[in-house]
Context: one part of a larger RNA
RNA sequence: UUGGGCUUAAAGCGUUCGUAGCUGGGUUGUUAAGUCUCUUGGGAAAUCUGGCGGCUUAACCGUCAGGCGUCUAAGGGAUACUGGCAAUCUUGGAACCGGGAGAGGUGAGGGGUACUUCGGGGGUAGGAGUGAAAUCCUGUAAUCCUCGAGGGACCACCUGUGGCGAAGGCGCCUCACCAGAACGGCUUCGACAGUGAGGGACGAAAGCUGGGGGAGCAAACCGGAUUAGAUACCCGGGUAGUCCCAGCCGUAAACGAUGUGCGUUAGGUGUAUCGGUGACCACGAGUCACCGAGGUGCCGAAGGGAAACCGUGAAACGUACCGCCUGGGAAGUACGGUCGCAAGGCUGAAACUU
Numbered sequence: 001u002u003g004g005g006c007u008u009a010a011a012g013c014g015u016u017c018g019u020a021g022c023u024g025g026g027u028u029g030u031u032a033a034g035u036c037u038c039u040u041g042g043g044a045a046a047u048c049u050g051g052c053g054g055c056u057u058a059a060c061c062g063u064c065a066g067g068c069g070u071c072u073a074a075g076g077g078a079u080a081c082u083g084g085c086a087a088u089c090u091u092g093g094a095a096c097c098g099g100g101a102g103a104g105g106u107g108a109g110g111g112g113u114a115c116u117u118c119g120g121g122g123g124u125a126g127g128a129g130u131g132a133a134a135u136c137c138u139g140u141a142a143u144c145c146u147c148g149a150g151g152g153a154c155c156a157c158c159u160g161u162g163g164c165g166a167a168g169g170c171g172c173c174u175c176a177c178c179a180g181a182a183c184g185g186c187u188u189c190g191a192c193a194g195u196g197a198g199g200g201a202c203g204a205a206a207g208c209u210g211g212g213g214g215a216g217c218a219a220a221c222c223g224g225a226u227u228a229g230a231u232a233c234c235c236g237g238g239u240a241g242u243c244c245c246a247g248c249c250g251u252a253a254a255c256g257a258u259g260u261g262c263g264u265u266a267g268g269u270g271u272a273u274c275g276g277u278g279a280c281c282a283c284g285a286g287u288c289a290c291c292g293a294g295g296u297g298c299c300g301a302a303g304g305g306a307a308a309c310c311g312u313g314a315a316a317c318g319u320a321c322c323g324c325c326u327g328g329g330a331a332g333u334a335c336g337g338u339c340g341c342a343a344g345g346c347u348g349a350a351a352c353u354u
Stems, first nucleotide, its partner, number of pairs: 004325003007308002012322001014202004021195003025089007033082002035078008048066007092192001093189003096185003104178007111155002115151008126137002163170002207248006216242002221237004259321006267299005273293008303310002327354003336347004
């Protein structure tokens, strides 16, 4: 609970596509469903208001009129707005074309340093590690130098509050295929749109199933130290895992802790992309300056905010739609349902307590 809110106090679904629903650009005509108006009928009585009357008065009662009954039916009318229908328009949206930008995705091929293992040669007593040590490796020749072979993972510098992507995320090179955004256009369609309950798809890491792979790293585990103890921090080892293929899981401080779309409201200054104009020119896909667009940062008028701060990428001013919150704990628990191989996920209370 017809209220107020959701960056940080409780509260924006992890993201996106989209069904129903809700909402919806300019002009003209028509209709008259919503809407407005008039007439008539219904709209019980009591109660209420006014007049008159009856109890000696009043309370009370009767009668007449009105009001209430917040509504409804039929008929007549109005047509601004909303809706329906018809026509039309281009600014929203979409498509097409053009030259650029990009770690966007998928697949294939190629490369690089380091590391590690093995083999050959050289070489001899240490190496490794720490706060200090020890465990550990080493005379079956280690560490070190050098040559070669194999292996798996990764991609230094460039690298940038740089870029791309809906989010998760994406970084060696080349090719193929796929997708999106920005800019420009004297091109086309002509409201085709926005949001989106349910629903679908995607979704880091860890984890699970089957099959491969395994260099380094490393939960668990085993040792050595430290310590009162040390189920840790430090050291030596080390298995799952990390990697690949197929399938599952569906969660994160999935964060900008800020839902999506549209409109309105001072500026200043970086940066990256596209376009335009001008100057310079080594004439280069060049450099510089200014302007436009749409990104990404910083600072700030007004305004907002409890403040921190936000401030044309709003947390300002409006609008459409969705989601969510309602003291703390019990508890994201129990029960039920549903999904999952499982782990568990989603939905989600109460008693009691304060």